[in-house]
Context: one part of a larger RNA
Order: sequence, then structure tokens, then C1' cells
RNA sequence: UUGGUCGUAGAGCGUCUAUAGGUGGCUUUUCAAGUCCGUUGUCAAAUCCCAGGGCUCAACCUUGGACAGGCGGUGGAAACUACCAAGAUGGAGUAUGGUAGGGGUAGAGGGAAUUUUCGAUGGAGAAAUGAAAUGUGUUUAGAUCGAAAAGAACACCAACGGUGAAAGCACUCUGCUGGGCCAACACUGACACUGAGAGACAAAAGCUAGGGGAGAAAAUGGGAUUAGAUACCCCAGUAGUCCUAGCCGUAAUGAUUGAUAUUAAGUGUUGUGCGUAUUGACCCGUGUAGUUUUGUAGCUAACGCGUUAAGUAUCUCGCCUGGGGAGUACGUUCACAAGAAUUAAACUC
Repeated sequence: UUGGUCGUAGAGCGUCUAUAGGUGGCUUUUCAAGUCCGUUGUCAAAUCCCAGGGCUCAACCUUGGACAGGCGGUGGAAACUACCAAGAUGGAGUAUGGUAGGGGUAGAGGGAAUUUUCGAUGGAGAAAUGAAAUGUGUUUAGAUCGAAAAGAACACCAACGGUGAAAGCACUCUGCUGGGCCAACACUGACACUGAGAGACAAAAGCUAGGGGAGAAAAUGGGAUUAGAUACCCCAGUAGUCCUAGCCGUAAUGAUUGAUAUUAAGUGUUGUGCGUAUUGACCCGUGUAGUUUUGUAGCUAACGCGUUAAGUAUCUCGCCUGGGGAGUACGUUCACAAGAAUUAAACUC
């Protein structure tokens, strides 16, 4: 490379935007680049193949012929692809009217709880554990009541529910703002899909600078346990956890890339439209966009998947090729660092 794959055996980039590239819906023309048909030139000889001939046969030698294929010339065909021109509206988008939402961001407000401080009552323990001890308390603790401050997180509602590209997002209100869906069908008229490189976003931890620091808590100190106990349990406790501005770029699971078309049903649920019904909310029927679950055909090694496919097809990208060595070494790029990305071989089984 051909071929076969990628839910669980190796294999889908964490997610998105988009450049080059690849691919691309309907109708009618042009053209003849691809494509197809004919003809022709050439592709040394030898070799191979076919039909003969010569060595007694054969190997061998020799004569003639030919296929396939490549590169050109030339004549034609016009279905398909490309090109030219024109058109249409179903894909895509814009506008209009609605609508749901923890989508984002900034600001403001709130109550419960916790801790601390102050005041009051009161007077010996309280707390902890399997049991204790360390630690704490007559300098008045724990308990109860009142007041104040601080920081962080938002019970119930809450759902197999919503939303976002993913990471993620939940007390309440307000400002600004992104996207989706539905309806009707006004407009543009293929403007589409994917996407190497590239860019953007990206939990936690970690880093830099400045704030903040209630609780819980790596490290650390002490007490236990134990043969030991650098642990599990207990008493303390710093970084960090929070905010602002930057950096880092990992985990990222539906272990299932994205898009389009198509292929039984049943049962839930969210948004929305129509019909029916009603005083109204329901109910019932039906469409559409999500989201659960059972399941037919089909697929699968099986498990299972099954209109949200892992079925049937097409397009594009990414990725895999026995285990270990190893996601390591070296090199390179990025990063303040920690490290990240790219990524072997020897050897061995």
C1' cells in the first nucleotide's frame, strides 16, 4: 500500500469554530477535460504464449504470428462527473409571531447553619472513643438567653426533569447577552457536509501577584492502636479550598467522531402546534423537537444494540495492527515551574 476494523478484545482527538482539501440535492443547455467506442504510431532483440520446422526424441535451436498493458495522434458518442449558461425550491439560511430553560456574565438582596467576640443566668465538668489519652475548663468552660461580626455553601421544591459544544450550570431579584424549539410560509436561491494544519473553550490539582480565611482539611505536631504503625481512630493544624488578574491544558464515559437518508410497534416524560371537548383545568386523537424504557426485522463472538442503532447505505476526518520495554528514552515545540505535546529502538516472552 491493498484489505479489515474502532461500545466491552488494539483502535473515536475532551469539546467546538473554521482554512486548504475531499464530498455534494432538482431541471434544462454548452463543452468534451475525465469516461466510452473505433482507427493509427510507438514501446530493440532475446524471453513468455500459440502454430510450424531442425537436431533419432527431449531439453535445446529456429521461422512466423499474437494477447494484455503503457504513452501519443486522429475520428466519433454525450448517459454520468467536471465546466459554461439559465431556472426552480424540497437542503441551508434570513425576516415575522410565539415559547421553555440551574445557558453565560455583571450587580443587588436573603434566611438557616457554623465559628468567634461581647453581655446575662449558672457552677463542674464538658468533649472525644471500641476503650482511652493528648488537648480544653474555677483567669468560669460546656449548657441556656440576648447582641454583633466574618467567611463559605445554598435544605425542602428535585424528577430516570431542564439547559449548554463539552468542561459544566441550582437561594431570590434586576441589567446586558448567546443558543434552541414551535407556528405560518414572506425573502435569498445550494449559499451545503466534513475538516489535515490552525484557533477558541476546557473539572480538579498546581503555579505567579494582590486580597480573604468561617468550616472542613494534604503537609506537620501530639495522643492512641500495634511486634512496628512514617496508616486506619482521636486532639490540634498550615498550604490550598473563596475573590480579582494571569498561567497551566491534564481527567473529560454513551468507554459509541460528525452529517444525511431510510427501516415494526408499545409505554413514560419535557417544550410546542393543531383537532376535539369544556365555564375552565383535565381527558382523547394527531404533528414536531428533545429525553427514558420495553421490543420486531436486522446486526453482533457473545453480552447486547435496536428510528437517540452497534440495522441498511453514502460522505468526511481521526485512530488500530501481539504482550512487555513505554506513552518511556533521545530530539523538538510549549510552559515561570510542575510538567504537557509529539514519540521510537535495542532487548525479551

The part of an RNA shown here (small-subunit ribosomal RNA, central domain) has 349 nucleotides and comes from Picea engelmannii.
It matches the Rfam family "Bacterial small subunit ribosomal RNA".
Model confidence (mean pLDDT): 87 of 100.